[in-house]
c-di-GMP-I riboswitch aptamer from a Bacillota bacterium, 85 nucleotides, folded computationally. The coordinates come from a structure-prediction model, not an experiment, and the mean pLDDT is 87. The sequence was found by an Rfam model in a public genome assembly.
């Protein structure tokens, strides 16, 4: 440089909760707050999961249905800080 594996150091990110917003929801997006993360960094590309506004069935209680939504679910691509084995 490359694989693997994570030590020094310097940090980085931010779960649940609360508060405000946005959305039909699922969720998000800020403020606090930290359960954890060596990619908890990007990217819905595959697989899974959610949600039903719409459309669509119904015995009108409900059902099914992504182009909405999840990268902190799980692969898969790209990228990235230390400098040690």
């Nucleotide at each position: 440089g490359c694989a693997u594996a994570g030590a020094c150091a310097g940090g980085g990110c931010a779960a649940a909760g609360u508060u405000g917003g946005u959305g039909a929801a699922a969720a998000u997006c800020a403020a606090u707050g930290a359960c954890g993360c060596a990619a908890a960094g990007c990217u819905a590309u595959g697989g899974g999961u959610c949600u039903a506004a719409g459309u669509u069935c119904c015995u009108c209680g409900g059902g099914a249905u992504a182009a909405g939504a999840c990268u902190g679910c799980c692969a898969a691509g790209c990228u990235g800080c230390c400098g040690u084995a």